A computed fold for a 72-nucleotide RNA from Blautia glucerasea, annotated as transfer RNA. Its mean pLDDT, the model's own confidence on a scale to 100, is 81. Rfam family: tRNA. Rfam classes the family as a transfer RNA. The sequence is in RNAcentral, with records from ENA and Rfam. The same sequence occurs in records of 24 taxa.
This record gives sequence, C1' cells and structure tokens, in this order.
RNA sequence: GUCCUGUUAGUUUAAUGGAUAGAACAAGUGCCUCCUAAGCACUAGAUGUGGGUUCGAUUCCCGCACGGGACG
Repeated sequence: GUCCUGUUAGUUUAAUGGAUAGAACAAGUGCCUCCUAAGCACUAGAUGUGGGUUCGAUUCCCGCACGGGACG
C1' cells in the first nucleotide's frame, strides 16, 4: 500500500429495513436484616464518526478513526 473483518450501556452481548434498541452482570434507591452479604422490587444508562439511499437505517452504500487478520 491492497483486501477481509469488527466497533451498540461501565463490561459481556441480542436485534438482516419498521413499534419504546432487548437482556445479563455491574451501578443507584427502597424493602428485608442488629450490621454486612444474599434475596426481592424499582430507577438511570448505549448504536465509533461524517455523508448517502429509503416513507423509514443498529441493519444497505461511500469516506474517515480505532482494533484484529491476510497478502505485498
């Protein structure tokens, strides 16, 4: 340099064009407990970035950034 692949919550991840982006763990609050842990209930939290296509994009296309891989 060329090609392939990945990027979603603090972490691990689901969602192949349509509804409010779903879950687990972690976090916060409450209940329980003499206290802590455990348990139960509730709450907040995410689509790497800039464009394009579409009535509608996490999803399809292009560029860029970062990670991984192959070739030279």